[in-house]
Molecule: small-subunit ribosomal RNA
Organism: lake water metagenome
RNA sequence: AGAGUUUGAUUCUGGCUCAGAACGAACGCUGGCGGCGUGCCUAACACAUGCAAGUCGAGCGAGAAAGUACUUCGGUAUGAGUAAAGCGGCGCACGGGUGAGUAACACGUGGGUAACCUGCCUAACGGCUCGGGAUAACCUUUCGAAAGAAGGGCUAAUACCGGAGAGACCACAGAAUCUUGAAGAUUCAGGGGUUAAAGAUGGGGAUCGUAAGACCUAUCACCGAUAGAGGGGCCCGCGCACUAUCAGCUAGUUGGUGAGGUAAUGGCUCACCAAGGCUAUGACGGUUAGCUGGUCUGAGAGGAUGAUCAGCCACACUGGAACUGAGACACGGUCCAGACUCCUACGGGAGGCAGCAGUGGGGAAUUUUUCACAAUGGGCGCAAGCCUGAUGAAGCAACGCCGCGUGAGUGAUGAAGGCUUUCGGGUUGUAAAGCUCUGUCGGUUGGGAAAAACGGCAUCUUGUCUAAUAAACAAGGUGAGUGAUGGUACCAGCAAAGGAAGAGGCGGCUAACUCUGUGCCAGCAGCCGCGGUAAUACAGAGGCCUCAAGCGUUGUUCGGAAUUACUGGGCGUAAAGGGAAUGUAGGUGGCGGUGUAAGUCAGAUGUGAAAGCCCUGGGCUCAACCCGGGAACUGCAUUUGAUACUGCAUUGCUCGAGUGUGGAAGAGGAGAGUGGAAUUCCCGGUGUAGGAGUGAAAUCCGUAGAUAUCGGGAGGAAUUCCGAUGGCGAAGGCAACUCUCUGGUCCAUAACUGACACUGAGAUUCGAAAGCAUGGGUAGCAAACAGGAUUAGAUACCCUGGUAGUCCAUGCCGUAAACGAUGGGUGCUUGUCGUUGUGAGUGUAAACCCUCGCAGUGACGUAGCUAACGCGUUAAGCACCCCGCCUGGGGAGUACGGUCGCAAGAUUAAAACUCAAAGAAAUUGACGGGGACCCGCACAAGCAGUGGAGUAUGUGGUUCAAUUCGACGCAACGCGAAGAACCUUAUCCUAGCCUUGACAUCCCUGGACCGCCGGCGAAAGUCGGUUUUCCCCGCAAGGGGACUGGGUGACAGGUGCUGCAUGGCUGUCGUCAGCUCGUGUCGUGAGAUGUUGGGUUAAGUCCCGUAACGAGCGCAACCCACGCCCUCUGUUGCCAUCAUUAAGUUGGGCACUCUGAGGGGACUGCUAGCGUUAAGCUGGAGGAAGGUGUGGAUGACGUCAAGUCCUCAUGGCCCUUAUGGCUAGGGCUACACACGUACUACAAUGCACAUUACAAAGGGUUGCCAAGUGGUGACACGGAGCCAAUCCCAAAAAGAUGUGCUCAGUUCGGAUUGAAGGCUGCAACUCGCCUUCAUGAAGCUGGAAUUGCUAGUAAUCACAGAUCAGCAUGCUGUGGUGAAUACGUUCCCGGGUCUUGUACACACCGCCCGUCACACCACGAAAGUCAAGUGCACCAGAAGUCGCUGAGCUAACCGCAAGGAGGCAGGCGCCCAAGGUGUGAUUGAUGAUUGGGGUGAAGUCGUAACAAGGUAGCCGUAGGAGAACCUGCGGCUG
Repeated sequence: AGAGUUUGAUUCUGGCUCAGAACGAACGCUGGCGGCGUGCCUAACACAUGCAAGUCGAGCGAGAAAGUACUUCGGUAUGAGUAAAGCGGCGCACGGGUGAGUAACACGUGGGUAACCUGCCUAACGGCUCGGGAUAACCUUUCGAAAGAAGGGCUAAUACCGGAGAGACCACAGAAUCUUGAAGAUUCAGGGGUUAAAGAUGGGGAUCGUAAGACCUAUCACCGAUAGAGGGGCCCGCGCACUAUCAGCUAGUUGGUGAGGUAAUGGCUCACCAAGGCUAUGACGGUUAGCUGGUCUGAGAGGAUGAUCAGCCACACUGGAACUGAGACACGGUCCAGACUCCUACGGGAGGCAGCAGUGGGGAAUUUUUCACAAUGGGCGCAAGCCUGAUGAAGCAACGCCGCGUGAGUGAUGAAGGCUUUCGGGUUGUAAAGCUCUGUCGGUUGGGAAAAACGGCAUCUUGUCUAAUAAACAAGGUGAGUGAUGGUACCAGCAAAGGAAGAGGCGGCUAACUCUGUGCCAGCAGCCGCGGUAAUACAGAGGCCUCAAGCGUUGUUCGGAAUUACUGGGCGUAAAGGGAAUGUAGGUGGCGGUGUAAGUCAGAUGUGAAAGCCCUGGGCUCAACCCGGGAACUGCAUUUGAUACUGCAUUGCUCGAGUGUGGAAGAGGAGAGUGGAAUUCCCGGUGUAGGAGUGAAAUCCGUAGAUAUCGGGAGGAAUUCCGAUGGCGAAGGCAACUCUCUGGUCCAUAACUGACACUGAGAUUCGAAAGCAUGGGUAGCAAACAGGAUUAGAUACCCUGGUAGUCCAUGCCGUAAACGAUGGGUGCUUGUCGUUGUGAGUGUAAACCCUCGCAGUGACGUAGCUAACGCGUUAAGCACCCCGCCUGGGGAGUACGGUCGCAAGAUUAAAACUCAAAGAAAUUGACGGGGACCCGCACAAGCAGUGGAGUAUGUGGUUCAAUUCGACGCAACGCGAAGAACCUUAUCCUAGCCUUGACAUCCCUGGACCGCCGGCGAAAGUCGGUUUUCCCCGCAAGGGGACUGGGUGACAGGUGCUGCAUGGCUGUCGUCAGCUCGUGUCGUGAGAUGUUGGGUUAAGUCCCGUAACGAGCGCAACCCACGCCCUCUGUUGCCAUCAUUAAGUUGGGCACUCUGAGGGGACUGCUAGCGUUAAGCUGGAGGAAGGUGUGGAUGACGUCAAGUCCUCAUGGCCCUUAUGGCUAGGGCUACACACGUACUACAAUGCACAUUACAAAGGGUUGCCAAGUGGUGACACGGAGCCAAUCCCAAAAAGAUGUGCUCAGUUCGGAUUGAAGGCUGCAACUCGCCUUCAUGAAGCUGGAAUUGCUAGUAAUCACAGAUCAGCAUGCUGUGGUGAAUACGUUCCCGGGUCUUGUACACACCGCCCGUCACACCACGAAAGUCAAGUGCACCAGAAGUCGCUGAGCUAACCGCAAGGAGGCAGGCGCCCAAGGUGUGAUUGAUGAUUGGGGUGAAGUCGUAACAAGGUAGCCGUAGGAGAACCUGCGGCUG
C1' cells in the first nucleotide's frame, strides 16, 4: 500500500467481497512446562447450607458451669469476676455486590454558595457545679405449638430529668471600619429572651475521713465556643443517543406578596394576586442507554465501545413510608401492602446471596461450599487484643499475554517403505538408521531464602507534665518473639535422547501440485465460482506452504471505505437543481477614519485525580508483569497584553443598489369592441348519378335529388401570408385589428440617496394539458361508445359516425421529458462569424454602407475542464456567498401515519425480503420489416423439369427374434455402400462350439509340417487310425532357424463407448475479396489509422489523394486440357504424289491428319474518343484467338464443439470361458403410410418395322473374345487374334431414306401376373440378372409450391469405365445433334464496402413485458380477539409524618394540698402505596378472508419495449380493455 467481481473487450460511476488489528468470547481438532493477568456479556430468575459487623469490664449492675485440687463429705478453693445474657457508648451510612431504573445538573469539566451542614481527627480557648426520679438484667406469676408477649417486685450507670452560671444564638435600636456583580462582612457598647456537661483509670507529699474516699495530679472521656483538614448538600455556564411518520406543551403551570418547612436557596408546600412560562438553536412525546478516566481501531481527523482497575451515580424480592443518627429514608435495621418460599398444634409465625463460596434454572458460554488474618486497610478498645469471604494466598480453565522445551553435530548405498513416472528416473531426503555429544523442562536426592516492619513486652538514656525524684507521655538505643502462601522461589548432585507436535491450507485474490475415486451425484464455497468421465476447486493419498502448544471456524468492532467526504465526494447524460417567483428568520456582505476588545493571537496563573498510553531509569535470569522520574492530557476558567482580520458602536465616501431626466423596441398582462378567409348547417337556383373513403374495401350520404356550382342567411372556434436558431415574459406561456388600463426591460445622461446589497429554511403567490363543481355555449375536432374493415384473434393501428371535453364566466386541482434533463448572485479568463434593440464616430442633400460601445439571442472554436460525449465570456473554465438535492439495484415514490383536496389524487415517506450487480459514455462486431453503393442464374427474360402416375432407390415411421451402425435445413435422404443370395456383415437375431485364443512377441516341451482313411455332426469341430521324419553350422556332443502339436503366464483380441478428449481427412460460407502484421501517429483505454475518401476493376485490381510508410496470407500469374502455328519423332498411325488391292491390303513416302515431347503466340502492344496529363473504359485495325481466350486444378484468416473413434491412427474408460474367436440358418430385401432423388411415360417434332451413315473416350490373361454353327431369344458350342495406336469388347444412338399407324387409354404406356427358358455361382425359396410367349395396371402434361441452366451451355441421343462370380433407372467419364433469352436491378435469396440505430455479444433462431396457473417467503389491510406500559376521571385508603383533639392514662418540674405544666394511648383530618371501575390514545401479538410484492424449472396467453421493433418512443392526465397495453389532450427528443 491494495486486490477480486458488471463487459466480447474498455473507461467511469457504484455496490458487494477479501487480505489487517482486536476480544471478558464460544465451537472443532490437538495439547509438555512455567510466570503474570482474566473468568455469568443470558434470568435485577429462584435459592438449600456455612460464613461476610462487631467491639468496649478503664461506663453500669448482676454473674455461671464443666474440669482440677483439698475436704470434717456439710463444703471450700481454683476455674473467674471468666463465658453467656442485659443496660449504656461507638460502629453498623465504610468496606463488598449489581447496572434494573435514569436522556437527568445523572455524569464530565469549570465555577458559585454573601443560601448551608459536618461524628471521629488536628490546633489553640474556656469549662466539667448542685440535685432528682426511674428502668432492663434478676426474682416471680400468667398466656402461647412456636415466635414471643403480658402482669407484679428489686437495682445501677458516662442511661434519663431538673436548677445555676458562662460563652454562643435570637429579636430590638446605635456607632466605626471594610468589601462585593449583589441582597453584605467584621469590630465595639446597651438592656432583654433561650440554652451545657459525666465520669473512668493510674499515682500521691500535706489536710480531712474508721474505711471507702474526699482532695491534688496525669491520661482518657464529657460540655461550650473558634479555626482547620477531610467529607457532604444545593445552584449555575458548557459538553454528552436516536426520532419531526412526536409540532405545539404547561394550572403549582410562570412570576409576585405573605406564611410554613429544611442544615440551607427555591412553588419545596400552602393562601391570595397577576397571566404568564417553554418551543423550529427542536419544547412536549416515543425508543434506547448507567456516565467518565479509559479500551479497541485508525497516518490522523474520526468511528465503535464503557469487562477487569479507578472516580461518580443509582439500586438491594416489588411498591410505599418514616424512625434513629453527624450522616440513611439504610443490601446482611423497622413498619405497611403485594407476589413467592418455608414452619405450624390452623390460632399464628419466619424469610430476602445484585456480599464470599455453592445449588437449580436459563444459555453457545464463565471457577473451589479452599487457607489465613502473616502482610495492607477498616471497626471497637488506654492497651493487650477481638472481628474483618475487604484483603493476602492457593485451587480450576491454553480464556489471554509473555518465556522455554520437544534435542545438537556428523552421516549417501542418496537404504527400505510410501507416492509418482515419459519406466530412464524423480521425490520424501541428511530426513532415518548408524556414530559422537549436551542435559533446559519434566523425574529423583539434598540444601534453601526475601516478603518481618511496627505495636506490645524487657531494659537503658534524654525530655515534657506535676507539689513530686511517683505515675503518665514523647524521642532514641539494645534484646527476645511473630509467615497463610510453603519446604514455595532459587541452588546443587544423579540417570537417561530417554516422557513432550499439532492445526489449517495448496483454482484466483493468496504462500503452497500431483495421483486415485466420484461423474451437476456426493459435495465445496469469503467473493468470483467449481462438480454433467481425463476436477491442481468435491473425497482420499503422497508431496508442499503457513503458523505453532496451539491452529482453524463462528460472532462482534474499527480499518481498508475518499462508501456521509471537517481533514476529504458529488448533482448536463451514471443517484442527485426545488416547476417558477416574491420574501420572513438565518447565513454572507463595497471603499476609508475613530473607538472598543466579543471572536482571533500571545504570555502568565489555577485546574485537567490516580492508574493507563509515550519517553527514560530500575526490579523479577529475559519478557510479559511491577516500581521510580519525566512528558503529555490538544480542554476549561481567571488574568495581562496585541489590534492585522471579523464583530459591535460611531463618522464619512461612491464604484454595488436604487431614484430622477431624455429616448426606444416588443405575440408582456387585463378588459371592451371590430374584421375578413375557411369548415359546418339552413333556405333558394342550376344540374344528374353518383359521392365519400381506402393498401384494397365496406359501413356511410344520395333519385325524398347528394357530390359539384351560384346566391342569401345562421353560428361557433381559430387568426393564412408576414414568420425568422426573430421579439416579450420569473416560469407556465404569449400571434388578426382598434381603444382603455397596466407590469417589466434596454440605451443615453450623471442631478439625487449613500451599502439601502446577495441568497433565502418555513411562508405566500403564479403555475401547460388533462380532470372536478356550478351556469352558459357547442362550428370543427374528438377519449368513451357504435358500426365497417384488417387479423389466427384485433377490446388496436385504417374507415364512417359520435358523447363528455375542447370555448366563456366563477371556483377548485397543483402535476408534466414543468428540459438547457444545467438553482440564484458577483468578479476574472484568447477569439471568429451571424442576428435583435439602441447609442457614438465617420459620412451624406437625406440615407445605405463602414468603425467602435452597451444590452440580448445564435453558430464554431483557444486555454482549461470532463469517464467520455461534450462545455467553452449565455461555461460544464478559475474563485467566493447562499439555498435545494444524492449515497447500489429491486421492493417503492409503494405501505402505514400526518397535511391538503368535492373527488381524482397530491405531498411528506419507510421496512421486511431479495440480487451481485443495476448503470453512464465510448469501442469492435452482429443484426434492422434503417440508408447509400456494388456483385451473383438472386430476380427478371427464356428453355427444360420436380411436385400428379407406375417403377427403381434412399430416409422416416411402423413391424419384427433381428429388421446392424452412422449421416438430419441449405451443407442427411441413388449419402458411407465403386455394387447385402452364402461370404461381405458388424452379438442384429436364433442355435451349436473354443478359451493364451482366428492374429503378434517371449518361455518350456514334443514333433517336421503337409497328406490319407473312418465314426458323430447342419457345419465349426471332435474322437480314432494311418503314412512320413525339414533346413543351416559342427568330426561329434550340441547349438541355431522355419513350420507345427501340447503347456504356463505375461498378453492377444474388441466395427464396444466417448468425433463434446484428439490427429488426419472432408463438407460449408465461397473462388466470396477479403484477413492480418511491423514501425509510426492519434486516443486515459478498448481501439483507431493504414484497409477510409474520389475514380476504376472479376478482384484490398490498379491510379490519385491522404499521418501514415511498408510487408505477409489471399486475388492475379506460374500448372493441366482445348483452340492457331513451328520444330522433332514416323509404328501398330497417316496417304498428296507413284504402283497395287475387295480393303492403306501391300510396296513406297512422312507432305498432310494424328501421336507425344519441346517451342512460338495475346501484352490494352497499336489506334480514335472519353477520363484528372492517371488507372482505366468504349470503339476500331490486325489476328486462329482480344481485353482473366474457354474449361479445370488451385479454397486466405476463420465460422458451424459441422461430419467421421465403422477407413486409418490415437488418450481415457469398459469386456477378458466374453462386448474376444469359429460355425449353420435367418435378418439388413418386412409394409396401412409420409418425404427426397431418379427412371419410364402420358405420345404424331411421335411409335413400330425395314434400309443406311458418322464418334470420342475407355477396358481386356482368373481377361476381352473374332470368324463360323445352333437357338425366336437370352445364350450355347467353338476357338482365330490380342499383355493391345496392331486383336477383341464394338452394334454407336438420335440422324437420313422408305412403309404403316391417324388422336384412341390407341400399333401410346409398360407396371403387374402366369407359363417356359438362359446365365453366374456349393447354393438363386426367403432374395439375382436376362430371354421368349401371354397378360396389358396407373397415366391424356400434373394444386399450392419449387429446381437447374447464359453457349458448344440447356435440352436430347447413345457409348465406355470402376465396383463386380452374377447383379446399374445409381455414380464417374466420352462424344453426337444442338437452341431460346437477358429491358434491367424496383422486388425475393445470398454476399461485399461505407454509414446509421441498438436495451443484441450463445450476437434477431437475440433480447424482453404483463396477466393467468402452481410452490415457497416476508409484508400491508381486515369483523375482531389478547397483552403491555401509559393519560384522564372517579372509588378506595394500609403503614407513616404533620395538624387538630385527647372526658382515658401519666415517675422526674411547680405546688402544703387540691391540682397544674408536660407527655402518652385513643379518635378525627390532609397527603398517599397497593387495589378497583370507567374511558381514551399508543405499542405489540394474533385473525377467517383479502391485496399487491419477491423468488422459483422445462407451464399457459399474447408480443408491449430494444432496429423506423414493424402504429417512433417517453412524461403528465383522463377514459377504456384478458394481459402486456390502446385511445384522447398537452408536452419532450432521451